[in-house]
Context: one part of a larger RNA
Molecule: large-subunit ribosomal RNA, domain II
Organism: Maioricimonas sp. JC845
């Protein structure tokens, strides 16, 4: 993992609401007791219980009454029918839909593991070193010291048994719930071990690691309490049919749980311009914006010279200066959620008109729901980041199919009651893949289209404007580009060309006391400016369509591909595809007199069936349940025939009743594969 069986809202009692039914001249008996066909009944039994009045803490008053001085107000009342029984919904107590703890008590078993301790007992090849002592020498005064022997000490030494477990590697559904193989330590010591005994669960024992106390230890096992709790996770069993949520507020040791509104539905009631929508008509407002001699404050910039304050001058006061601050003024600009001299659109109240298959509203039974989501706009918070986060609106999924966006909850269309080999459409689309296209005017050459800013560019399209220009412009060539003069000063030098000042005259078509290179300074090359050739525009600023660069990322690319110069982009037209929309035909169901309208749906409320064991009562057939396979019937749940098996358990049908009543799921239990 499959099969098959088993497997979860139950059961009394109390309450409430709702049904049905007895009685209502109020309703009913409880224990009990008599009677009877022995399985149920029937009569007695009013003890009590509801009701029949209520207010008050309460005496105590009574259709009242409490508060109060009160004959004032006000607060519960009076002016409706109750009670008993079944049945049903829901809540209360109880294990109360099932299953599930870690854990707390009680009371008992446990130290045959293993820790420590007592008592006796037992073990440890072999080998190596050579403490003290001692005895002989030597040595002293005598010691001390010292030499060879002797000796046989040690948590010494090496290494088996034995007794640990440092390393590897193999094992790792193992041979083994801790081994196995090669190596490693201790091996006369705090050494190993036999046997016997001690002490126990908040104890015990510990050379101390929360170790061990029987494969189980930060509180052992086993039984009770006990179905402990479990705001928690998972399960919760047939079918259709109407309706349809919330993921917010308030309070909550309360935030993934609860109470009450909210929103849902069932049943009642009221049914009126009551809710809704659209206009009119009259209202309140301080946001959008906007404003700044209208305030509060922020802020730029210049002016004036008022007032302060720094600093400098200054002969004591007194005074003066100021390219510095800071206000004020005057001037022009400029900003605000906590600013307004102003002020919209919408929202919102009222009023009233009109519409409306609709709904609102009060009362009363069930509920779910309190973790929401993304998209638009309107804020906050963050960095005017974020599938970020917290509000407002308003929409989508949430609980929504179905068509487009290649794919893709939340976006765009658009709300699936069932069939149809029907049409007509929406978004979005009509070169193939792949339903369905054509014609006009443009622009783009970049495969831009098919990702992207700041910036940058003689890319192009359109429009505007300036300034030159047949009296020859623009660029190109050819000539000229000179005199005073090396302009004055500086300075070694300074000669258009290092700096500093001045920038005039003269020839003249025209040339600067010099535009840039150059040189030590000169030279020398060029420019401005003329003049000549040429012969038609040319410079440049705005704007504007649409390309171009700006353009680097890690597995192989790409608009979904293909491929395209229109089948790119911009306008303009006509046509077609295209959905479960919208219509046609035909059926079911709800709701309503009809006519017509509706019929996505999770939590949930509501309704109406189907099936399963039993039990009553009718009834029918003579067998036949259960299993196996079948093409019939039914809107499902589910029913039948018929064929076969199966051997004695009886079965169908109707009409009521009772409930261990329906299992793909709880790592679900117990059998099998």
């Nucleotide at each position: 993992u499959c099969c098959g069986g088993c497997g979860a809202g139950u059961u009394a009692c109390c309450g409430u609401c709702g049904u049905u039914g007895g009685c209502u001249c109020g309703g009913u008996u409880a224990a009990g007791g008599c009677c009877c066909u022995c399985a149920g009944g029937g009569c007695c039994g009013g003890a009590g219980c509801c009701a029949a009045a209520g207010g008050g803490a309460a005496a105590c008053c009574g259709a009242g009454u409490c508060u109060g001085a009160a004959c004032a107000g006000g607060g519960c009342g009076u002016c409706a029918u109750g009670u008993c029984a079944g049945c049903g919904g829901c809540g209360g107590u109880a294990g109360a839909c099932g299953c599930g703890a870690a854990a707390c008590c009680u009371g008992g078993u446990g130290a045959u593991c293993u820790a420590c301790c007592c008592a006796u007992g037992g073990g440890c090849a072999g080998g190596u070193u050579g403490a003290a002592g001692c005895g002989c020498g030597g040595g002293u005064a005598a010691g001390a010291c010292u030499g060879c022997g002797u000796g046989g000490a040690g948590g010494a030494c090496c290494g088996a048994a034995c007794c640990c477990a440092c390393c590897a590697g193999u094992g790792u559904u193992g041979a083994a719930a801790a081994a196995c193989u090669g190596g490693g330590g201790g091996a006369u010591g705090a050494c190993c071990u036999g046997u016997g005994g001690g002490g126990a669960g908040g104890a015990g024992u510990a050379a101390a690691a929360g170790u061990c106390u029987a494969a189980u230890c930060a509180a052992a096992c086993c039984a009770g309490g006990a179905g402990a709790u479990a705001g928690c996770u998972c399960g919760u069993u047939c079918u259709c049919u109407c309706c349809g949520a919330a993921a917010u507020a308030g309070c909550u040791u309360u935030a993934g749980g609860g109470c009450u509104a909210g929103c849902c539905u069932c049943g009642a009631g009221u049914g009126a311009c009551u809710a809704c929508g659209c206009g009119a008509u009259g209202g309140g407002g301080g946001u959008a914006g906007a404003g700044a001699g209208a305030c509060u404050g922020a802020u730029u910039u210049c002016g004036a010279c008022u007032g302060g304050g720094g600093c400098c001058c200054u002969u004591c006061c007194c005074g003066g200066g100021u390219a510095c601050c800071c206000a004020c003024c005057g001037u022009a600009a400029c900003c605000a959620a906590a600013c307004u001299c102003c002020g919209a659109a919408u929202a919102c109240c009222a009023u009233u008109g009109c519409g409306a298959c609709u709904a609102u509203c009060u009362c009363g039974g069930g509920a779910g729901u309190c973790a929401g989501u993304c998209c638009g706009c309107g804020g906050g918070g963050g960095a005017g980041a974020a599938g970020c986060u917290c509000c407002g609106c308003g929409g989508u999924c949430g609980a929504g199919a179905g068509g487009g966006a290649a794919a893709c909850a939340a976006c765009c269309c658009a709300g699936a009651u069932c069939g149809c080999c029907u049409g007509c459409u929406a978004a979005g689309g009509u070169c193939c893949c792949a339903g369905a296209g054509c014609u006009c005017u443009a622009c783009u050459a970049a495969g831009u289209c098919a990702g992207a800013a700041a910036g940058g560019a003689u890319g192009u399209u359109u429009g505007a404007g300036u300034a030159c220009u047949g009296u020859g412009a623009c660029a190109g060539c050819c000539g000229g580009g000179a005199u005073g003069u090396u302009g004055g000063c500086u300075u070694a030098g300074a000669a258009g060309c290092a700096g500093c000042c001045a920038u005039c005259a003269u020839u003249u078509a025209a040339a600067a006391a010099g535009u840039g290179c150059g040189u030590a300074a000169u030279a020398g090359c060029u420019u401005a400016c003329c003049g000549g050739u040429c012969g038609a525009g040319u410079a440049u600023u705005c704007a504007u369509g649409c390309a171009c660069c700006g353009a680097u990322a890690a597995u192989g690319a790409u608009c979904g591909g293909g491929a395209g110069u229109a089948a790119g982009u911009a306008g303009a037209g006509c046509a077609c595809c295209g959905a479960a929309g919208c219509a046609g035909c035909g059926g079911a169901c709800u709701c309503g007199c009809a006519a017509g309208a509706g019929u996505g749906g999770u939590a949930g409320g509501a309704g109406a069936g189907c099936g399963u064991u039993c039990c009553a009562g009718a009834u029918c057939a003579g067998c036949g349940a259960g299993c196996g396979g079948u093409a019939c019937c039914g809107g499902a749940a589910g029913g039948a025939g018929c064929c076969g098996u199966g051997g004695a358990g009886g079965g169908g049908u109707c009409u009521g009743g009772a409930a261990g009543u329906g299992a793909u799921u709880a790592u679900g239990c117990c059998g099998g594969a």